[in-house]
RNA sequence: AGAGUUUGAUCCUGGCUCAGGAUGAACGCUAGCGGCAGGCCUAACACAUGCAAGUCGAGGGGCAGCGGGCCGGUCAGCGAUGACCGGUGCCGGCGACCGGCGGAAGGGUGCGUAACGCGUGAGCGACAUGCCCCGCACCGGGGGACAACCUCUGGAAACGGAGACUAAUACCCCAUGUAGCGGGAGGGGGGCAUCCCCCUCCCGCCAAAGCUUCGGCGGUGCGGGAUUGGCUCGCGUGGCAUUAGCUAGACGGCGGGGUAACGGCCCACCGUGGCGAUGAUGCCUAGGGGUCCCGAGAGGGAGGCCCCCCACACUGGGACUGAGACACGGCCCAGACUCCUACGGGAGGCAGCAGUGAGGGAUAUUGGACAAUGGAAGGAAUUCUGAUCCAGCCAUGCCGCGUGCGGGCGUGCGCCCUACGGGCGUUGAACCGCUUUUGGCGGGGGGCAAUAGGCGCCAUGCGUGGCGCUUUGAGAGUACCCGCCGAAUAAGCAUCGGCUAACUCCGUGCCAGCAGCCGCGGUAAUACGGGGGAUGCGAGCGUUAUCCGGAAUCAUUGGGUUUAAAGGGUGCGUAGGCUGUUCCGCAAGCGGGCGGUGAAAUCCCCGGGCUCAACCCGGUGUUUGCCGUCCGGACUGCGGUUCUGGGAUACGGUGGCCGCGGCGGGAAUGCGUGGUGUAGCGGUGAAAUGCAUAGAUAUCACGCAGAACGCCGAUUGCGGAGGCACGUCGCGACGCCGGUAUCGACGCUGAUGCACGAAAGCGUGGGGAUCGAACAGGAUUAGAUACCCUGGUAGUCCACGCCGUAAACGAUGAUGGCCAGCCGCCGGGGCGGAGGCUUCGGUGGCGAAGCGAAAGCGUUAAGCCAUCCACCUGGGGAGUACGGCCGCAAGGCUGAAACUCAAAGGAAUUGACGGGGGCCCGCACAAGCGGAGGAACAUGUGGUUUAAUUCGAUGAUACGCGAGGAACCUUACCCGGGCUCGAACGGCGGCCGGAUGGGACGGAGACGUCCCAGUCUACGGACGGCCGCCGAGGUGCUGCAUGGUUGUCGUCAGCUCGUGCCGUGAGGUGUCGGCUCAAGUGCCAUAACGAGCGCAACCCCUGCCGCCAGUUGCCAUCGCGUAGUGGCGGGCACUCUGGCGGGACUGCCGCCGCAAGGUGCGAGGAAGGUGGGGACGACGUCAAAUCAGCACGGCCCUUACGUCCGGGGCGACACACGUGUUACAAUGGCGGCCACAGCGGGGAGCGACGCGGCGACGCGGAGCGGAUCCCGAAAAGCCGUCCCAGUUCGGAUCGGAGUCUGCAACCCGACUCCGUGAAGCUGGAUUCGCUAGUAAUCGCGCAUCAGCCAUGGCGCGGUGAAUACGUUCCCGGGCCUUGUACACACCGCCCGUCAAGCCAUGGGAGCCGGGGGCGCCUGAAGCCCGUGCCCGCGAGGAGCGGCCAAGGGCGAAACCGGUGACUGGGGCUAAGUCGUAACAAGGUAGCCGUACCGGAAGGUGUGGCUG
Repeated sequence: AGAGUUUGAUCCUGGCUCAGGAUGAACGCUAGCGGCAGGCCUAACACAUGCAAGUCGAGGGGCAGCGGGCCGGUCAGCGAUGACCGGUGCCGGCGACCGGCGGAAGGGUGCGUAACGCGUGAGCGACAUGCCCCGCACCGGGGGACAACCUCUGGAAACGGAGACUAAUACCCCAUGUAGCGGGAGGGGGGCAUCCCCCUCCCGCCAAAGCUUCGGCGGUGCGGGAUUGGCUCGCGUGGCAUUAGCUAGACGGCGGGGUAACGGCCCACCGUGGCGAUGAUGCCUAGGGGUCCCGAGAGGGAGGCCCCCCACACUGGGACUGAGACACGGCCCAGACUCCUACGGGAGGCAGCAGUGAGGGAUAUUGGACAAUGGAAGGAAUUCUGAUCCAGCCAUGCCGCGUGCGGGCGUGCGCCCUACGGGCGUUGAACCGCUUUUGGCGGGGGGCAAUAGGCGCCAUGCGUGGCGCUUUGAGAGUACCCGCCGAAUAAGCAUCGGCUAACUCCGUGCCAGCAGCCGCGGUAAUACGGGGGAUGCGAGCGUUAUCCGGAAUCAUUGGGUUUAAAGGGUGCGUAGGCUGUUCCGCAAGCGGGCGGUGAAAUCCCCGGGCUCAACCCGGUGUUUGCCGUCCGGACUGCGGUUCUGGGAUACGGUGGCCGCGGCGGGAAUGCGUGGUGUAGCGGUGAAAUGCAUAGAUAUCACGCAGAACGCCGAUUGCGGAGGCACGUCGCGACGCCGGUAUCGACGCUGAUGCACGAAAGCGUGGGGAUCGAACAGGAUUAGAUACCCUGGUAGUCCACGCCGUAAACGAUGAUGGCCAGCCGCCGGGGCGGAGGCUUCGGUGGCGAAGCGAAAGCGUUAAGCCAUCCACCUGGGGAGUACGGCCGCAAGGCUGAAACUCAAAGGAAUUGACGGGGGCCCGCACAAGCGGAGGAACAUGUGGUUUAAUUCGAUGAUACGCGAGGAACCUUACCCGGGCUCGAACGGCGGCCGGAUGGGACGGAGACGUCCCAGUCUACGGACGGCCGCCGAGGUGCUGCAUGGUUGUCGUCAGCUCGUGCCGUGAGGUGUCGGCUCAAGUGCCAUAACGAGCGCAACCCCUGCCGCCAGUUGCCAUCGCGUAGUGGCGGGCACUCUGGCGGGACUGCCGCCGCAAGGUGCGAGGAAGGUGGGGACGACGUCAAAUCAGCACGGCCCUUACGUCCGGGGCGACACACGUGUUACAAUGGCGGCCACAGCGGGGAGCGACGCGGCGACGCGGAGCGGAUCCCGAAAAGCCGUCCCAGUUCGGAUCGGAGUCUGCAACCCGACUCCGUGAAGCUGGAUUCGCUAGUAAUCGCGCAUCAGCCAUGGCGCGGUGAAUACGUUCCCGGGCCUUGUACACACCGCCCGUCAAGCCAUGGGAGCCGGGGGCGCCUGAAGCCCGUGCCCGCGAGGAGCGGCCAAGGGCGAAACCGGUGACUGGGGCUAAGUCGUAACAAGGUAGCCGUACCGGAAGGUGUGGCUG
């Protein structure tokens, strides 16, 4: 210090999430020791039991209990004496009692409290203060009671009642009285007001307590101090404004009461005030601070332990006592609860320490001691002290220590992975050496303890001090130290996809599960579970919860508002905020010096003590604050003064669709009347509804009505916005310009408020031509509640009154200042006019700097500054609900939450797409020729069937495809029968034989059973069989694990790179533009310059020529020969064969063009402008195809998913589709005749030829491994015939007879012959191929192959066309551009209703509950007031009455919460239904406001916006 997450990628905005620290924690796993600290956060819920506040006998009366003394008695004993009983307060002491002091401290808790409660700083001239300290003064006398005790008595108890006696430091009276207090008089002084102080005098009032060991301890008054407290004030100290008004003792005054004291604290009277947007009142929440946690800080959060303050003590009320209380372990009353009870009554209050139950995720011992510190009482000893000091429990936290250290070759073993090489445990262990913290045993063992107490001595006037001796330790025989023993007693937890450090195997198979966010899991999961390994931390480690941080994500430090969330629709203006210039004054703000305060603890630093640390101690600093005082005077402020620049006014000029009202005008439209006129008009994509022979439309004339104002007109003007347009007049307002004059900061902004405010809409009344929601009809459509058409009501118009919204937009608040320019337009002025220049105001365009995420803005800022206002803080829920305000209503304004999501967004980029645009290609369309789709058959596929119909291929890019040959085989499928080292192969061991050949029987065969014949050997064995072992085998799965190969886009012209440049970046540029090309082909231009893969060329075939060569080819010349034939000699000229070359390059010419290039019935040429064809397929796309061609990872089978055999199936058949063949006929069929090819093939072959057969073919068989022989005949052609017919077309199907191949043609071959002779007469929608030697048509060959289901495939040649105007349209493609909400990319995305499930929520007849207030009734205790027959000597009191009042009852209303039949919408959910609204012109541009309508998205009207 940042990181992950929106996208294909990018930048930005923005939320969510993580890494850190912290905790009174809890939970899970684990756990050796110690030090220090902490430990009911929940039920201020209820509490059993014990303890937590007593003490003083030196205040007192006393004597129940204890001890002693004394007296008496009894008993024992010789006695001393002892024991017992009784008496005696005489002594020590002491229960209870009177009395004093203390029980108001200490300890607990956080309920209440939003408050002078707390914090901080002041004030009290308005106060108190027991115990303590100092000073002065005093302490004389008297009296009557009441407890205890005694007697009687009530009650179960608690607790009383009556009578009688009595003491005091208890109570009362009198006296004295410095001083004090009250009143009065005189004098003096002071203050901020009421007033206060001092001196003198007079009047009035009030005190006391004794005890004693004689040391002392006390008592009273006054003054002072100290301490503690009371009261008051400034400032600070939560949330909600959907709480906006609150207030009757309320605010003040006068007088009184009350108090320690001020005060409306209380009361009577008088006045009507007081508080509040600087937030009153109400509601909700909460003890506050020192501090603690986080943070760089500012700040945010917290208030446990410790310290200070406050509040409370079962709940509520109340007072008493007292120095102090409205009193935790006191009292009274009321209430709830618990307990006791004899039912009449009583008792109680752990939020003290322990402990119990309950609640809860969760928090300890019914411990020890007063040894220390502190407290109460006491003169003291001492007593009490759950304060305190210790111990116990708990890893709750922090800190420290340990579980050992050094050496240790090579193996083994275990686990894991594996590419077989390995890795880990691993120097780890063993073993050797060493150490001993911890632990065990044994021993020693300080300090907490003293200036305390006691005793003695000494000093001293007292108080007191000194010395010596002595006593006291809970913790604890602990800490610590020494010795001995022995590596001995001691390691886990979490994580390992990214963030984030750490990877593999197996299992699982969108299951089980994980998850903080993003996200993992659907058969190879580093993400689940386990193993191994690794990483992090370590007596702990993780998880959860909470807080801060990161978050500049509420922004003071330190954010924003054109498009991301965010500028109010506009103006006027109140409060408020801000405010030009000169000088003077003041000193509130501001700055500084000094002073006071800011408790301690905490924190930082320094130093010190526990072995270190944590912890503790000492010191400094800090405590950012508040108060006082003095100084300063810039700036702000305040008062005064000056100025003219801001602003305003006057005057002159000028401008305009600025507003309001009146009057006037023409065109158009509709209607009316009349005329002309006739068959239609109108409307649309096309139509129809509608209108029209009762005369429309059209046309002419006249008339009427309402609404709107063409041209001018614009990128114009005016207005604050909304908005404003015929002309003219009137009224009103405004801007601008000019120079002079005047005022002299009078200014800016503006919450609340007031006003204005398009369209739609509302009310009342008018008006109504046009247009036109709704509605109706006609079309369109699957539907059409729409788009289109015909009508048409509200409305559109006017007046008056409401409404108050909008894409009310520049999506840009107002004002002022500053900061390059250039080009227009509007209004005004200056230089005399024009031209031109210049100045002010306005309105546009482009741009410097700068700004911005970018787009863009840019003197009209979105730049740089200043002031003020408004607004934003993730998306959805939702501008919704509730509440409030406004409105006649519609509705508007204000405006949430639950819940839910990991995003929602902005700008730009690259693609893809568009029923966007431009340019351009392609048999893409068009033009043309021939087909398919109809028939029959062949073949493939789907489907169905089946024991099986093996498998794969599935839009284009599957379907005569894998198949270039399924009767068996093939064969992978099915049925049945066999085998298990296996059908084949390699290696090893053993056994048997010999290899090999033949045969018999059973069987469908495989196989099983058996027989016969019969080798080589250099002897080791080859070879075969059997047994065993190691390797097998699998067309089983995964083409979504792969290699290889292939299809397709596409032979399309594209796809990229290096460097440079541009951009924050994705990325762009280059590759765009112009011309050109078949082409990213080339040229030109150019922030690009080059280059690569593609294109082209290089390669092959073919077309022309030349050279070389000349057999099996050829035959011109010569010769021979034949019926005839290059048959032969010969020859190599020609043809041809096949090798090498040439040739074509827009090279030449004309025209066009900058060039590249284009063009030309141009020349030449066999050929032209790439001559024709092939091979060749860029980056990539389709998770395209293939695990069944092959290979290969993983998974699966192993007497079977392997393998052998027989048979069947792959050939099924009601159907459907694709590809073909043959046809439907005369451009034909049939018969006859007759030439001319090329590619190829041939030895288990091609087979001439001869013979036989109608024929398939058979029997013989020359020649030929081929330019030699053979296949071999080419067919279309020509001639004849048929005469339009289901035919002399067509040949399916079926019957019969054969041929051939083959082990075998039943399922299931081909061919031949004879007979049969089906459908079919040119094929709907639709669709395919082809641009020239092409289509069409004709035959021929080959591969596979025994044969063949071949009509298929691959080739070959023969004959040989038509057409292309053109690029609008369909399909595909290329480039540029545009829009986008798409990016698994339009087969995309996405909206709303409905249906289903779940969730939270609004309304709701009501019902239930809660806190608070109000009114009425009742009213305990108690203070006060009054009274007081009665009690009392008295003082006074009981009683009674009154006021107030807790509580209770009744009532009306407001508020908050829960629940509620039903109901409203909302969110989420796997693949549900209906449509298609939006995104591309989204197929009717979209959106905003409003109104109406409709299953739904939505549609339409009206006005507005461009996003």
Background
Predicted 3D model of a 1507-nucleotide RNA (small-subunit ribosomal RNA) from Muribaculum sp. An289. Its mean pLDDT, the model's own confidence on a scale to 100, is 85. Lineage of the source: Bacteria > Pseudomonadati > Bacteroidota > Bacteroidia > Muribaculum. Rfam family: Bacterial small subunit ribosomal RNA. Rfam links the family to the GO terms structural constituent of ribosome and ribosome.